[in-house]
The prediction has a mean pLDDT of 81. Predicted 3D model of a 72-nucleotide RNA (transfer RNA) from a Methanosarcinales archaeon.

RNA sequence: GCGUCGGUAGUGUAGCGGUUAUCACCGAGCGUUGCCAACGCUCUGACUCGGGUUCGAAUCCCGGCCGACGCA
Numbered sequence: 001g002c003g004u005c006g007g008u009a010g011u012g013u014a015g016c017g018g019u020u021a022u023c024a025c026c027g028a029g030c031g032u033u034g035c036c037a038a039c040g041c042u043c044u045g046a047c048u049c050g051g052g053u054u055c056g057a058a059u060c061c062c063g064g065c066c067g068a069c070g071c072a
Base pairs, nucleotide, nucleotide: 001071002070003069004068005067006066007065010025011024012023018055027043028042029041030040031039048064049063050062051061052060
C1' cells in the first nucleotide's frame, strides 16, 4: 500500500430501515436482616467522525480516524 472484519453507557454485549436502543457487571436509592453479605425492586448512564440515500438511519452507500487479521 491492498483486502476482510470491527468501533454502541465506566466495562462487556444484543440490535433484518420505524416500540422508550437490549442484557449483564459496576454505581445510586429503597426493601428484606439485629448488622453485613446474598437476594428482590427502582434509577442513572451509550450509537467513532463527516457527508449522502430515505418520510424515517445504530442499521444502507461514500470518505476520514482508530483497532484486529490476512496479502504484498
It matches the Rfam family "tRNA". NCBI's taxonomy places the organism under Archaea, Methanobacteriati, Methanobacteriota, Methanomicrobia, Methanosarcinales.